Model confidence (mean pLDDT): 85 of 100. Predicted 3D model of a 523-nucleotide part of an RNA (small-subunit ribosomal RNA, 5' domain) from an uncultured bacterium. The full RNA is in RNAcentral, with records from ENA and SILVA. Its Rfam family is "Bacterial small subunit ribosomal RNA". Rfam links the family to the GO terms ribosome and structural constituent of ribosome.
[in-house]
Context: one part of a larger RNA
Parts: sequence; C1' cells; structure tokens
RNA sequence: GGAUGAACGCUGGCGGCGUGCUUAACACAUGCAAGUCGAACGGAGCACCCCUGAAGGAGUUUUCGGACAACUGAAGGGAAUGCUUAGUGGCGGACGGGUGAGUAACGCGUGAGUAACCUGCCUUGGAGUGGGGAAUAACAGUUGGAAACAGCUGCUAAUACCGCAUAAUAUGUCUGUGUCGCAUGGCACUGGGCAUCAAAGAUUUAUCGCUCUGAGAUGGACUCGCGUCUGAUUAGCUAGUUGGCGGGGUAACGGCCCACCAAGGCGACGAUCAGUAGCCGGACUGAGAGGUUGGCCGGCCACAUUGGGACUGAGACACGGCCCAGACUCCUACGGGAGGCAGCAGUGGGGAAUAUUGGGCAAUGGGCGCAAGCCUGACCCAGCAACGCCGCGUGAAGGAAGAAGGCUUUCGGGUUGUAAACUUCUUUUCUCAGGGACGAAGCAAGUGACGGUACCUGAGGAAUAAGCCACGGCUAACUACGUGCCAGCAGCCGCGGUAAUACGUAGGUGGCAAGCGUUAUCC
Repeated sequence: GGAUGAACGCUGGCGGCGUGCUUAACACAUGCAAGUCGAACGGAGCACCCCUGAAGGAGUUUUCGGACAACUGAAGGGAAUGCUUAGUGGCGGACGGGUGAGUAACGCGUGAGUAACCUGCCUUGGAGUGGGGAAUAACAGUUGGAAACAGCUGCUAAUACCGCAUAAUAUGUCUGUGUCGCAUGGCACUGGGCAUCAAAGAUUUAUCGCUCUGAGAUGGACUCGCGUCUGAUUAGCUAGUUGGCGGGGUAACGGCCCACCAAGGCGACGAUCAGUAGCCGGACUGAGAGGUUGGCCGGCCACAUUGGGACUGAGACACGGCCCAGACUCCUACGGGAGGCAGCAGUGGGGAAUAUUGGGCAAUGGGCGCAAGCCUGACCCAGCAACGCCGCGUGAAGGAAGAAGGCUUUCGGGUUGUAAACUUCUUUUCUCAGGGACGAAGCAAGUGACGGUACCUGAGGAAUAAGCCACGGCUAACUACGUGCCAGCAGCCGCGGUAAUACGUAGGUGGCAAGCGUUAUCC
C1' cells in the first nucleotide's frame, strides 16, 4: 500500500447493487415452513327435485258438537346432479431449505474403469390388459383410559390384497454354431429343449392409466492411478489382522459376514499415535513464483438433541417418519403420556459484534392434479444497519471599503480572505401537485406483492445537507498561550525538569471526505 461477513470512537444528506451470529452443533415460548388427487373407492354432510304428509291455519259453513279448506310445512321415503370432505388408496414427504459438529478419508479434486451394478417419473420400440376370490378401514354397537389412545363384535368398496389362465427378445437350467476380449468372460444367431413369473380401471368418449420386456436419457453405486496440514520430544503397528477354499448376504465386487486352512499384511518413500481441519470452483495479495484463505454464489460430502437400529420405498437407514436407550423440557386424575428451529421470523444466553414474530405466490422453479386449481418462509419483494462497492449533492459566477470579529505583532502591520456581506443565476437534491410504467408468457378476456414505486411534467425556494484525523523526523502541514520529568504523548526514534513547532487549548495549515481515525487478521 491492498484486503475484510469486521468491531470500536467521533460524525452523518440521498440513491443503486450487494452483504449481515465468524462466539454456545447452547436452550427454545408462539406462528408459519409438504402437501395434493372426489377423473381410484365406499360412506357422511349440505344444496336442489319428487312422493307421503304431523302440526298450525286466512277463510267458508254450521244443528255450535263439528265439517271443508288456499297456504306454511316438522318427520319419513326415493332418484339424479352439484359442492365439501374424516377414512381406504395413489403420487410426493430421499427434492427444495439449514448447518459445518464430525471427518486427514477414495471425504474432496482430477483422470480412468465396471466383462461386478441399480435407476420412480420422462422419451422411444415390441407384446398384452382374460376370468375369479377372500378381506379390511370408514360406519354402527360396545368396553377401557384423566389424556394420548387402545380393544372387542358386526357390515362394506376399490387403481388396496390374493390365487388361476395366457407368456417372450425376461429369469433359471441343459445344449449347438459363430465371433470378440487383459482374465473371470462378453456378444450374436430375436438358435433349440424344459421350468417359472403379469395386469386396473377411470372418464365429459377426446383421452388418461395398468402389466411384461428392449433401448435411451437422467440420477446414483462401487473400484483404481495421482494430489490433499503439523508433530519423531509419536518407531514400531495389526487376530477378521493378510491371503486362500467353500458358503451367506448385497443392485453389485469384496473379510462385507461366517466355517475351515495358511501366516501373513503395513512401516524412515514416515506406518501407528497425537493435534488441527469439511474439500473444491474460487477469493485476497504479489511483476511473477509464491503466500494466505474457502464468508456470499456454484459443485461434492457429512450432520439434524446424544448414541444405536431397522421398516417402507425406484431411491433413506430418512431435519419437520418409526422403534430403543441417555440427557433435558412440558402435561398428568401418578397409572401414564408429549416434544426436538444447524427451515423462516422471533426469544433467552454467550459475545466487541450481526436484521422484521413483514407482503405476495404477480414472476422463476418445485409437489399433486386431465384440468380448474391447491400447497410452496424455495423464490420474488419490502423493512432494519454507512457493513461494503459505486454514483450524486451540500451551490455557481461576479464581488477590495482587502469591512467587522478572531489570531498574531517588531504596534507599522500581517493573516483568516473573494472568504463573508452584497449583486446576478441555477434547482441536481428537497417539498408539493398532475400523469404514470416494463416486468404478463400463456388464442381472446382476465391476472402485479413490489407500487401510485421507478420515470415524466409543472410550481416553490440557496433553500434540507460536513465532518474526521494530523501538523518533531519517517510524513504533506507552525505560531501563540497554559503546564514545568508534573499533567500527559508515543507505530519507531523519542518529547516534557520555565520561552515545548512532540503534552493541553486557540488561531492557522495539510490530508481524506459522508466519511475519518483506531484495533484485529492476511499478503
């Protein structure tokens, strides 16, 4: 000198774009953050319609007992339609969002390999969608419980569940020919034989689905070469350890796991142990080589109160799923239950220190749905903060009686200083008024949180707007007074003990400027 997710002191006009718990992966009140589909299903409720019609009843009539009766319409039954939806069922809750505790590791980066693998939705081929069955929630009844919730009996539906048929280019096994490969082996002839395995309907009749299979795309899994901090005041480490045979398990290879057998394997080219740390694209600095760093944004990984476990599923060993154990908090009728902000806001605490319990799904994107649409603290916006970068302003021109005042003085003057006053002008900003967007893309119509915002026009008036640090040398900028080794300053050298350009104040000057200076850290 440059840089920062900065903090502190003094000061502070505006706009644009960014950024904002670096500390306690500390504990969390409250609200929201993942739902959706009635075009899978049976119910229930409401609305509308039809039938019957209790009760009331204007009125008519009466032998005063009653009879008839427009209309209102309880309750019950029926059929179609529309709306809503607790439950069954489907898809999604494995994405998106957060954090960096752990991890020195095939975790990450880079380059290869899989002849050892999987892949819902999507694209594109081939083939099919036949015929049956048994349940179960909801519901009704009932029981237990303070609650959370749980049990029993009975009924019912499906794109929920289970057999049967059909069956290949699928799978298993036996087998033939050709061909290729680094080995195990792969591929082709849609070779041949045997065995095994599917399906679901909905509808507005346009379609949307369902099953098996080939290929693709996307996403993932595994293996390997190389690279990846410090310490030898850590020198030996290792029994599933290293390898083999056989099995189990997995999507798949493998001590991944198991039985048996052998005695191996790693290490001064630093094993093991200890400390520290998420890694990278990048960022800062530097002429470069290099050094430092990994906040925002993007990719990968890991984690979700601590530890362990599996279930479901194409995909998890699953942040807002389940089970167990621990700690903590809450409810309780003491028998038992409930919870997990490292999602967005917000609270307490810690700290030098870091924001609103805001608006909207209008856009982009995601989930579900044929769609209309619903959900979306992702996202888009607004609020707070000079935290950073960039831009603008705080007026411009003229103006010497060089005014007054201040400071200084050798008392003549000098300086502040064209500075002010004063004259003329401008209106960026500011205030008010009028107009007023793009962002909207869906055939048309309609649809904007931001926002009456940006922007445009007009009116008003210099009006609303300057500080901070330094002035001995390094280092641009000097005098006076006070103080008297005191009070104090200080990055280094060093100043201060009676004329201090070094302390304090004032005037002046220099530098930067909505900032300036200090502190911390890196180059």